[in-house]
RNA sequence: GCCCGUUUAGCUCAGUGGUAGAGCAAUGCUUUUGUAAAGCGGAGGUCGUGGGUUCAAAUCCUACAACGGGCA
Numbered sequence: 001g002c003c004c005g006u007u008u009a010g011c012u013c014a015g016u017g018g019u020a021g022a023g024c025a026a027u028g029c030u031u032u033u034g035u036a037a038a039g040c041g042g043a044g045g046u047c048g049u050g051g052g053u054u055c056a057a058a059u060c061c062u063a064c065a066a067c068g069g070g071c072a
Base pairs, nucleotide, nucleotide: 001071002070003069004068005067006066007065010024011023012022013021018055027041028040029039030038048064049063050062051061052060
């Protein structure tokens, strides 16, 4: 230098055009003499950044960035 992949909650990841989710973590409640375990609940997101397409974009297109890999 060229090519490919990844980027979504604190962490690990789903979600292939029509209201953004799960597990774990953290937190509140129940239970217990108390802690742990167990059960229940709520909260937590500019979906890497900018632009475009579309009635509608995490999702399609494009540029850039970060990280990982391949070739030279």
Background:
This is a predicted structure of a 72-nucleotide RNA (transfer RNA) from Sphingomonas soli NBRC 100801. Its Rfam family is "tRNA". By type it is a transfer RNA. It was read from a public genome assembly. Its mean pLDDT, the model's own confidence on a scale to 100, is 83.